[in-house]
Molecule: c-di-GMP-I riboswitch aptamer
Organism: Hydrogenimonas sp.
RNA sequence: UGGUUAUAAGGCCAAACCUGGUGUGAAUCAGGGGCGGAAAGCUUCAGGUCUCUUUGAUAGAGAUGGCUGGGUUGCCAAA
Numbered sequence: 001u002g003g004u005u006a007u008a009a010g011g012c013c014a015a016a017c018c019u020g021g022u023g024u025g026a027a028u029c030a031g032g033g034g035c036g037g038a039a040a041g042c043u044u045c046a047g048g049u050c051u052c053u054u055u056g057a058u059a060g061a062g063a064u065g066g067c068u069g070g071g072u073u074g075c076c077a078a079a
Base pairs, nucleotide, nucleotide: 012037013036017032018031019030020029021028022027035066041072042071043070045069046068047067048064049063050062051061052060053059
């Protein structure tokens, strides 16, 4: 230096639920909370799920990266 690997250490994120705000809605933001997470960092490129508007069929606009794949960046490290 590279690879494999921890019931290690120090940090990091934060599900359900509760309170308040925003939005027609899916949801999201802040605080509490802690189920979990080694990419639960970032990215809607592909698929999935969900919402709203619309149509005869459909089409359009959105939400979700803690649904999956892809892309991209990346911490510690005993033996």